Source information:
This is a predicted structure of a 138-nucleotide RNA (SAM riboswitch aptamer (S box leader)) from uncultured Marmoricola sp.
[in-house]
């Protein structure tokens, strides 16, 4: 840099001792019934690897078969290999993760309520899309 995913899921112990939820601001939370960090154990998940199933393909290799007396050759089939898919299973693997939607908002678009009507204004809410970030694969 590119692509995919991000409302699901999964916590105990030890050390430590005041912060933490990426950054800034605002909000809202978590935290001395012990934050960050480090270590141990456990778990979740299914991105990668491997396994299973299905489908496709037939460049290459192998096999039996059919055509042929036979070889060559041709044909489809099966296997290996390749590609795709799977709310398939999950291991001994490579990562990741284990409060809250990536905790929420911030930028853009749309819709609705309220502000006496209207509005390009204010505010509250909802939906969509960005930005940023995280994780994986390349």
């Nucleotide at each position: 840099c590119u692509c995919a995913u991000c409302g699901a899921g999964a916590g105990g112990g030890g050390c430590a001792g005041a912060g933490g939820g990426a950054c800034a601001c605002g909000g809202c939370c978590c935290g001395u019934u012990g934050a960050a960090g480090c270590c141990c154990c456990g778990g979740c998940a299914a991105c990668c690897u491997g396994c299973c199933g299905c489908g496709a393909g037939c460049c290459u290799c192998c096999g039996a078969c059919u055509g042929c007396u036979g070889a060559c050759c041709a044909g489809g089939c099966g296997g290996a290999u390749u590609c795709g898919c799977g709310u398939g299973a999950c291991a001994c693997g490579g990562u990741g993760c284990c409060a809250a939607a990536u905790c929420c908002g911030u930028c853009c678009c749309g819709c609705g309520g309220c502000g006496a009507a209207g509005g390009c204004c204010g505010u509250c809410g909802c939906g969509g899309g960005g930005a940023a970030g995280a994780u994986g694969a390349g």